Transfer RNA from a Verrucomicrobiota bacterium, 84 nucleotides, folded computationally.
It matches the Rfam family "tRNA". Rfam's curators write: Transfer RNA (tRNA) molecules are approximately 80 nucleotides in length. It is annotated as a transfer RNA.
The prediction has a mean pLDDT of 80.
It was read from a public genome assembly.
RNA sequence: GGUAGGAUACCCAAGCGGCCAACGGGGGCAGACUGUAAAUCUGCUGGCUUAACGCCUACGCUGGUUCGAAUCCAGCUCCUACCA
Numbered sequence: 001g002g003u004a005g006g007a008u009a010c011c012c013a014a015g016c017g018g019c020c021a022a023c024g025g026g027g028g029c030a031g032a033c034u035g036u037a038a039a040u041c042u043g044c045u046g047g048c049u050u051a052a053c054g055c056c057u058a059c060g061c062u063g064g065u066u067c068g069a070a071u072c073c074a075g076c077u078c079c080u081a082c083c084a
Base pairs, nucleotide, nucleotide: 001083002082003081004080005079006078007077010026011025012024018067027045028044029043030042031041032040046056047055048054060076061075062074063073064072
C1' cells in the first nucleotide's frame, strides 16, 4: 500500500430504518433474607422532570440521504486478520 471485518452505556455484548435510552450478563447503588458476610431474590443504573405512555441528548469523528438513522451512503481516525 491492497482486501476483509470491527469501533454500542463503567466492562463484556445483542441489535442492522420507526416497536430503542438500546435484549442479556458482569459491575455499582438501594431493598428483602441472614447473627455478620457470602449466596439467592427484587428494583434502579445518560440527564431533566409535573416522576408520565413526557422532554433533551447519545451508539469512534464529521457530513449526507430520509418524515424518521446505532442501523443506509461518503470521507476521516483507530483496532484486528490476510495479501503484498